[in-house]
Context: one part of a larger RNA
RNA sequence: CUCUACGUUAAGGAACUCGGCAAAUUAGCUCCGUAACUUCGGGAGAAGGAGUGCCUCCUUCGGGAGGUUGCAGUGACCAGGCCUGGGCGACUGUUUACCAAAAACACAGGCCUCUGCUAACUCGUAAGAGGAUGUAUAGGGGCUGACACCUGCCCGGUGCUGGAAGGUUAAGGGGACGUGUUAUCUGUUCCUUCGGGAGCGGAGAAGCUCAGAACUGAAGCCCCAGUAAACGGCGGCCGUAACUAUAACGGUCCUAAGGUAGCGAAGUUCCUUGUCAGGUAAGUUCUGACCUGCACGAAUGGUGUAACGCUCUGGGCACUGUCUCAACGAGAGGCUCG
Numbered sequence: 001c002u003c004u005a006c007g008u009u010a011a012g013g014a015a016c017u018c019g020g021c022a023a024a025u026u027a028g029c030u031c032c033g034u035a036a037c038u039u040c041g042g043g044a045g046a047a048g049g050a051g052u053g054c055c056u057c058c059u060u061c062g063g064g065a066g067g068u069u070g071c072a073g074u075g076a077c078c079a080g081g082c083c084u085g086g087g088c089g090a091c092u093g094u095u096u097a098c099c100a101a102a103a104a105c106a107c108a109g110g111c112c113u114c115u116g117c118u119a120a121c122u123c124g125u126a127a128g129a130g131g132a133u134g135u136a137u138a139g140g141g142g143c144u145g146a147c148a149c150c151u152g153c154c155c156g157g158u159g160c161u162g163g164a165a166g167g168u169u170a171a172g173g174g175g176a177c178g179u180g181u182u183a184u185c186u187g188u189u190c191c192u193u194c195g196g197g198a199g200c201g202g203a204g205a206a207g208c209u210c211a212g213a214a215c216u217g218a219a220g221c222c223c224c225a226g227u228a229a230a231c232g233g234c235g236g237c238c239g240u241a242a243c244u245a246u247a248a249c250g251g252u253c254c255u256a257a258g259g260u261a262g263c264g265a266a267g268u269u270c271c272u273u274g275u276c277a278g279g280u281a282a283g284u285u286c287u288g289a290c291c292u293g294c295a296c297g298a299a300u301g302g303u304g305u306a307a308c309g310c311u312c313u314g315g316g317c318a319c320u321g322u323c324u325c326a327a328c329g330a331g332a333g334g335c336u337c338g
Stems, first nucleotide, its partner, number of pairs: 001333004006329004011324002015322001020319001028052005037042001039146001053068006069073001081317007088309002093105002109144007121130003147304004152234003157231002159227005166222003172216002178210001180208002184203008235253005262296001263293001274290005
């Protein structure tokens, strides 16, 4: 000098630091005592106090009375620090095995929706199996997330459900009018044994073939309704009151409808350390208000809420080597000798 599940420390006591991180404090048992708030269960071991050894006697065997001693009696070990404000999540639980334990997931509860049983749904090509040896007080899916008070407006778009009059619409059905081919008839040229034959054209039935209009033809789509605890959405400009300011009020444009209750510089506020108040000697954090909500808002739930939390964020008491500011010690190395 380095390291350590290490020890002690004058005076001060968080001045350290992003932050009391770490450490220290507290601690067992008995008795006294115990607030706000509350879902009346809790909160609560709240907080805050006192006692604690040994000896003698008594005892209802729980303890009581008296005496006595040390710096110290839960004499070592073991063994809660506490109070208070706010956010989030109700809670116990679950999670990124090996950087995240949380406000994330789950949860009981709420709502919507599908499913009448060979159920819906899932796995499988199928057989079959699960669902379920269940039957709508059951089962599947989705969203929300105890509890309390509530959950506003919009169905124009997208989705879903219902409707079936009309429009559109596939294969298929249908087969009008045609295409190709030629039995036959025929024009012409050449040959001819005068019977005809060959070549090049024209018309052309039936059959076969190709193409194919009208008409017919389901769901779907268009269309008509319903539905937001379905996906989602929830305005602008101008003027106006006898100080000023503001605008209950009026006008106008647009929309499917223009954000209701509640909350609000919020884990959401850019400007911003907004403004005021509180706390401090001093506070970009914190709390209470205000509302000018860049860009809260009602089951992508809104606002509260006792209890709970290895949660996040303020304040305080106690306590301390976190610090002022470092010192000494223990152990293991380093170093020297062997």